[in-house]
Molecule: SAM riboswitch aptamer (S box leader)
Organism: Actinomycetota bacterium
RNA sequence: GGUUCAUCCAGAGGAUCUGAGGGACCUGGCCCUGUGACGAUCCGCCAACCGACCGACUCCUCGGAGCGGAACGGUGGCACUGCCAGGUGCGAUGAUGAGGA
Numbered sequence: 001g002g003u004u005c006a007u008c009c010a011g012a013g014g015a016u017c018u019g020a021g022g023g024a025c026c027u028g029g030c031c032c033u034g035u036g037a038c039g040a041u042c043c044g045c046c047a048a049c050c051g052a053c054c055g056a057c058u059c060c061u062c063g064g065a066g067c068g069g070a071a072c073g074g075u076g077g078c079a080c081u082g083c084c085a086g087g088u089g090c091g092a093u094g095a096u097g098a099g100g101a
Stems, first nucleotide, its partner, number of pairs: 002090001003099006013043005021032003025087005044078003049074003053069003057066003
């Protein structure tokens, strides 16, 4: 730390404020960080989970489903594989989306 399912080695950063830690519960390692981390706000960008939309493609029980596109709305993301390995433990977390109770 505990509902279900799916995804998590791709992609995409600037400014301002703040001011010392941060990246996983523990250990070790490796990293980021006063050339300003973490966090917050704004703008920008990335992606395409959900809704809406488009298609000259496929299937079809003709109501839809799939596939593709696009990026309007709802979320999300924008160092490192979700940093790596091990440990404890019944079970490592966790994050995001869509459902359920």